[in-house]
RNA sequence: GGAGACGUAUCGAAGUGGUCAUAACGGGGCUGACUCGAAAUCAGUUGAACAGCAAUGUUCCGUGGGUUCGAAUCCCACCGUCUCCG
Numbered sequence: 001g002g003a004g005a006c007g008u009a010u011c012g013a014a015g016u017g018g019u020c021a022u023a024a025c026g027g028g029g030c031u032g033a034c035u036c037g038a039a040a041u042c043a044g045u046u047g048a049a050c051a052g053c054a055a056u057g058u059u060c061c062g063u064g065g066g067u068u069c070g071a072a073u074c075c076c077a078c079c080g081u082c083u084c085c086g
Base pairs, nucleotide, nucleotide: 001085002084003083004082005081006080007079010027011026012025018069028046029045030044031043032042033041047060048059049058050057051056062078063077064076065075066074
C1' cells in the first nucleotide's frame, strides 16, 4: 500500500428496516437470605448525559452525512481494533 471482518450499557454479546433499546442473555457490581465467618447457592437490584425541587421527561447503537413514511439494521466518508495479502 491492497482486501476482509468488527465497533451495542462496567465487560462479553443477541438483535440485521417497523409491533422491545422496558437494550434480551451471560459475566461483574450492590443489597439481602443461608453460615460462627467465608465460598458456593438462592432472591432482589444495577447504563450514561442533559432538563427538573421532585415525580418524571428527552437524547445516546464509534463519529459525521445520505436513502426511507420509518435506520442499530441499507449507502457514503472518516476514526479505531483485529485478520489476511504484498